This is a predicted structure of a 1531-nucleotide RNA (small-subunit ribosomal RNA) from an uncultured Bacteroidia bacterium. Its mean pLDDT, the model's own confidence on a scale to 100, is 83.

RNA sequence: AAGGGAGAGGCCGUCCUUUGGGCGGCAUCCUGGCUCAGGAUGAACGCUGGCGGCAGGCCUAAUACAUGCAAGUCGCGCGGGAAUUGCCCUUUCGGGGGUGAUGAGAGCGGCGGACGGGUGCGUAACGCGUAUGCAACCAACCCCCGACAGGCGGAUAGCCGGUGGAAACGCCGGAUAAUACGCCAUGAACCCUUUUUGGGGCAUCCCAGGGAGGGGAAAGCGGAGACGCGGUCGGGGACGGGCAUGCGUCCCAUUAGAUAGUUGGCGGGGUGACGGCCCACCAAGUCUUUGAUGGGUAGGGGAUCUGAGAGGACGGUCCCCCACACUGGCACUGAGACACGGGCCAGACUCCUGCGGGAGGCAGCAGUAGGGGAUAUUGGGCAAUGGGGGCAACCCUGACCCAGCCAUGCCGCGUGAGGGAAUGAGGCCCUACGGGUCGUGAACCUCUUUUGCACGGGGACAAGGUCCUGCACGAGAUGCGGGAUUGAGGGUACCGUGAGAAUAAGCAUCGGCUAACUCCGUGCCAGCAGCCGCGGUAAUACGGAGGAUGCGAGCGUUAUCCGGAUUCAUUGGGUUUAAAGGGUGCGCAGGCGGCCCGUCAAGUCAGCGGUGAAAUCCCGUGGCUCAACCACGGAAGUGCCGUUGAUACUGUCGGGCUGGAAUGCGGUCGAGGCGGGCGGAACGUGGCGUGUAGCGGUGAAAUGCGUAGAUAUGCCACAGAACGCCGAUAGCGAAGGCAGCUCGCCGGACCUGCAUUGACGCUCAGGCACGAAAGCGUGGGGAUCGAACAGGAUUAGAUACCCUGGUAGUCCACGCCGUAAACGAUGGGCGCUCGUCGUCGGCGGCACAAUGUCGGCGGCCAAGCGAAAGCGAUAAGCGCCCCACCUGGGGAGUACGGUCGCAAGGCUGAAACUCAAAGGAAUUGACGGGGGCCCGCACAAGCGGUGGAGCAUGUGGUUUAAUUCGAUGAUACGCGAGGAACCUUACCCGGGCUUGAACUGUGGGGGAACGAGGGGGAGACCCUGAGGUCAGCAAUGACUCCCACAGAGGUGCUGCAUGGUUGUCGUCAGCUCGUGCCGUGAGGUGUCGGGUCAAGUCCCAUAACGAGCGCAACCCCUGCGCGCAGUUGCCAUCGGUUCGGCCGGGCACUCUGCGCGGACUGCCCGCGCAAGCGGAGAGGAAGGCGGGGAUGACGUCAAAUCAGCACGGCCCUUACGUCCGGGGCGACACACGUGCUACAAUGGCCGUCACAGAGGGAAGCCACCUGGCGACAGGGAGCGGAUCCCGAAAGGCGGUCACAGUCCGGAUCGGGGGCUGCAACCCGCCCCCGUGAAGCUGGAAUCGCUAGUAAUCGCGCAUCAGCCAUGGCGCGGUGAAUACGUUCCCGGGCCUUGUACACACCGCCCGUCAAGCCAUGGGAGCCGCGGGCGCCUGAAGUCGGGGUCGUACCCUGCCUAGGGCGAACGUGGUGACUGGGGCUAAGUCGUAACAAGGUAGCCGUACCGGAAGGUGCGGCUGGAACACCUCCUUU
Repeated sequence: AAGGGAGAGGCCGUCCUUUGGGCGGCAUCCUGGCUCAGGAUGAACGCUGGCGGCAGGCCUAAUACAUGCAAGUCGCGCGGGAAUUGCCCUUUCGGGGGUGAUGAGAGCGGCGGACGGGUGCGUAACGCGUAUGCAACCAACCCCCGACAGGCGGAUAGCCGGUGGAAACGCCGGAUAAUACGCCAUGAACCCUUUUUGGGGCAUCCCAGGGAGGGGAAAGCGGAGACGCGGUCGGGGACGGGCAUGCGUCCCAUUAGAUAGUUGGCGGGGUGACGGCCCACCAAGUCUUUGAUGGGUAGGGGAUCUGAGAGGACGGUCCCCCACACUGGCACUGAGACACGGGCCAGACUCCUGCGGGAGGCAGCAGUAGGGGAUAUUGGGCAAUGGGGGCAACCCUGACCCAGCCAUGCCGCGUGAGGGAAUGAGGCCCUACGGGUCGUGAACCUCUUUUGCACGGGGACAAGGUCCUGCACGAGAUGCGGGAUUGAGGGUACCGUGAGAAUAAGCAUCGGCUAACUCCGUGCCAGCAGCCGCGGUAAUACGGAGGAUGCGAGCGUUAUCCGGAUUCAUUGGGUUUAAAGGGUGCGCAGGCGGCCCGUCAAGUCAGCGGUGAAAUCCCGUGGCUCAACCACGGAAGUGCCGUUGAUACUGUCGGGCUGGAAUGCGGUCGAGGCGGGCGGAACGUGGCGUGUAGCGGUGAAAUGCGUAGAUAUGCCACAGAACGCCGAUAGCGAAGGCAGCUCGCCGGACCUGCAUUGACGCUCAGGCACGAAAGCGUGGGGAUCGAACAGGAUUAGAUACCCUGGUAGUCCACGCCGUAAACGAUGGGCGCUCGUCGUCGGCGGCACAAUGUCGGCGGCCAAGCGAAAGCGAUAAGCGCCCCACCUGGGGAGUACGGUCGCAAGGCUGAAACUCAAAGGAAUUGACGGGGGCCCGCACAAGCGGUGGAGCAUGUGGUUUAAUUCGAUGAUACGCGAGGAACCUUACCCGGGCUUGAACUGUGGGGGAACGAGGGGGAGACCCUGAGGUCAGCAAUGACUCCCACAGAGGUGCUGCAUGGUUGUCGUCAGCUCGUGCCGUGAGGUGUCGGGUCAAGUCCCAUAACGAGCGCAACCCCUGCGCGCAGUUGCCAUCGGUUCGGCCGGGCACUCUGCGCGGACUGCCCGCGCAAGCGGAGAGGAAGGCGGGGAUGACGUCAAAUCAGCACGGCCCUUACGUCCGGGGCGACACACGUGCUACAAUGGCCGUCACAGAGGGAAGCCACCUGGCGACAGGGAGCGGAUCCCGAAAGGCGGUCACAGUCCGGAUCGGGGGCUGCAACCCGCCCCCGUGAAGCUGGAAUCGCUAGUAAUCGCGCAUCAGCCAUGGCGCGGUGAAUACGUUCCCGGGCCUUGUACACACCGCCCGUCAAGCCAUGGGAGCCGCGGGCGCCUGAAGUCGGGGUCGUACCCUGCCUAGGGCGAACGUGGUGACUGGGGCUAAGUCGUAACAAGGUAGCCGUACCGGAAGGUGCGGCUGGAACACCUCCUUU
């Protein structure tokens, strides 16, 4: 000095001191698009609106315009003069004449109308910008200088007369003027021609001087005058203009070639002037990939907006330039025009008309219609500024100055300020009901008075001109002064006074981004939405409300631009895998280029000069009260031009060098290429032989081949294709690619030493060449294999995978094609940047090790790089050069166009539309018809069942007035139910009650409460009602009835709002934390690895060290023992005995209860580092967790339950509450689950004899007795229990039955009983008699169990009046078999791998078809538009020609606007039909892809198929798994 660069698109938890921040979780990092916050606008729209200042205001139809106004002026150029009038004359009294004054309109003439004002059509151009040039130019008015203005002439308008026409507008005749017109004269420095001298320049040429010849001017007016204003020629200046040139100036290459006056020359014409501007002739050029030509779009600039800047976008208002003036053409006049308010012609349109003809051009100001989302007054004034005319006065001026309308923008001001409370009126809203909120807000008190209103005051814009006048100078001009006069805005700005809080607030938003939250309503509806996304009954996201936030006379919305976007990257990006390296090489143009010396000074750098208009922006100062706005000064304007200088670098030219590059000589290497010859093995085929019943093929088969002799086997022969071992981890080649041996030819690389050339180099758009496989053409060949095809299988199907055949093809020659996952998904070249190992070729060295070096092929790593994976001297590192390519996904490598190809098709290559993503790498899970290790009655082994029968029970379904509800894979279904005849009960029908069946409280009234009895009724209930007379002295109270009220009540809904509880994974071994370490991060490590275990159990190892929840242990039961205790238990010893531990007695034993001990791999042997494992070991009642139970980590299933209970919200309130009677929950054509009983002889039946445990018992258990066949009944003792009661059965023994639907089985039905209960009809259990059904071991399939287990046998208990119990929970008795093993099924654990899954494989996902919507390609055509070309016609007009003596004029030629015809081309719209594409909660078919996706996938190509797709050939790994080889790392 510099003032300058932010991001975001979530919520939750926790910590810190609040705002806020840190950390963590929901995963991460990267790539990449989408969206938002900002600023801006000539805006529009919605809602709202007090004032002022300043500014702005048709972005669309350059559409059409009614009406008025916007350019005139000069009487001092001229002729003249209506009308008015003074005086005089006259008069027929209408008037007329003369003279003077004033002087309209029109005319001639001059100047101006080329400025000012408007618009943006056209124009991609010297149009604009900038810088230059004109030796190739003009210039009216203005300024300066020089010179001059002498004569003469003829017209013409106006006017007068006549005449045509509706009009516009003419025509004829006559008179007349000028600063109008013409002629003559004069005239130089002017012009032309010619000549000469000197000088200059980039060419043509130019300048200056001299000579000769020729040519050409003029106007007056005013004034008494002086003089003034004019006139003419020439020179100069100023202002302005013309022409030319360098540079800059949009998009499309799917526009690549364009060009005939085209390019140049000579000559001429034309112009103010150069020029192919125009013409004749001659030449054949000119422009273009540094983008010509064509198409599209567009006025350009100063500036404006945005941006840190670079840049991007834009060109409204103001200023400069250009272009245009209804459309097109044309010239005239003029100093200047091809002329906005001039002319001619043509065209379209409008208007007038008397139909013959005429008139017109708002893109000037206002205004109208139309268009449109949208843009103003038919205002005032020339007072000011500026312009035109004029000597001037003055006139004109919609330029301009003002006013009006509009919140269109910017700026300023106001709608009041200060005080003001009790937990604070009132409303609304919310509420945990206590309260909170609006809210100091208001009221109220004090104060102020901007704005508005009223009244008053009140400048400046005025200077100039004119008139009067003073002074200087002689007057005048002129200069300086005084006076008078001139304001549209406007009595405005401003100032003062007065009254009075008086006259003045809205809009949007409140899920995140983004500042601001609650309630109600709604219920994927209605709606919101910029993106993400909200809405499914508790919505901060919809609608309303309360409140809050933001901004405020505005606020939002929409549109557009820049920004954010480093998301086109110059500043400032990329290309292994995200989008992106061309398949490879050669190579022109282009770009870039080694060392040294010199040269020039183009690039580059510096100084100076010119320019870069003003306004704007910036800085400073100043003026409106401030600001906006404005003024002045400065700075800036990064540019261009000139000039002087510098010379390092780049460049030019010159000279040199050898290090880059290349060449020669020598050597080496190799599947490098092309052509020829030769070889053996194998397959196939043919012939002959041997031989016989099959061969072949597969998961298994079949098709096929074979008794006409196959397969197999021997010999011979033929044919085509490919070359085993060597062989590799190798080699060669630019890539594609290349493999038997040998010969020939050709190419290459490398190495060593020397020599040579002397930068000869690198890269490469376009171009050229090469280019696997498939494919195409012609001809050959054809052994094998083998798309298509056929058959056989598989399958739901199988247009596939498998099998048998098999054509094209596979092979050769020649010619096409030109694509691949043509890959290292990595362009080429050069240099630089640690190591290490292997290997190929060469050289040096050497002992056949080691080792050095050059060139290749590989592995691992340092630094560094990378999003990571990874790369790492063969870079993806650090640099330089050149090329190619990328810019969200889909649409799409598609369409159209072009081009190449015989075709297939290749190359080039979009858009509409659509999505909020699509992607890369890595992470954690989950999953796999991936892998490894390991568990579990998981399989296997074994025993018994289920599935078949009958019945029981639950469920589905159906039925029904109701069959209440819930539970629904595992984890619902003998479940909630551990007891439905009424009750229960929630359901249905019917009958009742309404402060309610139950409960709390308040007020009032009655009555004690209670309530016999009667009537009705099915009952509830209704009506009635005897009796009764509580406590307290009383008031009153308890209780009760009635009334009113506040609560009630609900098995009504939501288990997707919840608590609690429960199921399941799973008694599985896991799940985590702190600190540290690693990683950008998610996350990892720990928890992995090696062992071991039932176990994340323990040990070892270890960037981890520890810890928590789980595991285990602690608890209970059981198994052994001991101690204590001894009734109701026990009885060894003693005694008694009715014989029974019955009694005495005893507590030894059993047992019971309490407590303790015991087991710990402690000991031994073996193995092992250890942990630990093994051993029929020892010991022990028991071993290696003794058996069983209780105990269930973080979590999962929105798992179950609102009907157990609780609880938020919602809903019902004479009913969805409640009571009662009856019914239903028990229905029954079916289906399933769980069970019971069986089918029988290991059995049934009969008789007889034993042995438990755990429990229960008072409205109970009931011994015993009696009756009954029995259920049971009638009696009746004991027992609230180690005391009494509750029959154990299987079993043992004996008998019978002999294989039979039975002496099996017991369903069903009939009859008769018993019991409970108010009541067994629907709908109980039990007993007896009778009846005796199905069933003879149960298809596919499926369940339980590993030891005191399964199986089998009975016993008890809860619930319970009774019982539908065959269920559930317990108890004991008897008491097995089997486990080789972990391949397989199921579930699980750990490690690893792949993944397109993450509501996680019950995942994801592809294509056809069907439906709706949308945009789009093709399309017989149809309709428009565009420019060029050809031909015909051709107005006005310039130019030329002719007629004429010469004009006007007439005729005519060229050209041309316009019109017409035509062949093509380009472009847009539309089109029957047609092609695909996109999108769209729940359509159809299949399953292609993602896990080895069940045939690995993908690429190119070819064929085939409803579809995904399949198959052939070649290629890729971006394929898993396993094995082997090699290499590497570590030891």

It matches the Rfam family "Bacterial small subunit ribosomal RNA". Rfam links the family to the GO terms structural constituent of ribosome and ribosome.